[in-house]
RNA sequence: GACUCAUCGAGACCGGCAGAGGGACUGGCCCUUUGAAGCCGGGGCAACCGGGGUGCUUCCCGAGCGGAAGCAUUCAGCGGUGCCAACUCCUGCGGAACCUGACGAAUUGGUUCCGAGAGAUGAGCG
Numbered sequence: 001g002a003c004u005c006a007u008c009g010a011g012a013c014c015g016g017c018a019g020a021g022g023g024a025c026u027g028g029c030c031c032u033u034u035g036a037a038g039c040c041g042g043g044g045c046a047a048c049c050g051g052g053g054u055g056c057u058u059c060c061c062g063a064g065c066g067g068a069a070g071c072a073u074u075c076a077g078c079g080g081u082g083c084c085a086a087c088u089c090c091u092g093c094g095g096a097a098c099c100u101g102a103c104g105a106a107u108u109g110g111u112u113c114c115g116a117g118a119g120a121u122g123a124g125c126g
Stems, first nucleotide, its partner, number of pairs: 001125001003124006013042005021031003025092001027090002043084003048080003051075010061064001088118001093115007
């Protein structure tokens, strides 16, 4: 960052500088002078990639309790990232069920769920 794949209801904050914004965007709703963004220092969370163990499957030939790949599971937190208000804070587009309302239907509003989109992070790729 055009693209591909995976994940997104869990988890984790103090100090210094600074001084008005911040939560991507829309509409909400929040956070913030009891100090926003940003920068610096320290701390922490998690386990995507790298690393270790075990099992299964497939493949390879030099045929060994050999090697490689994939999948599953697990360990550590050393390295590369990431993250540390609120479900990605909610929402947006499509659909389903139910509620509201009503003579009935449609419309409206609401709740829950499914899918898509957007976004974020990682890995790959360029």
This is a predicted structure of a 126-nucleotide RNA (SAM riboswitch aptamer (S box leader)) from a Gemmatimonadota bacterium. Taxonomically the source falls in Gemmatimonadota (Bacteria, Pseudomonadati). The sequence was found by an Rfam model in a public genome assembly. The coordinates come from a structure-prediction model, not an experiment, and the mean pLDDT is 82. Of the family's consensus pairs, 97% are formed in the model.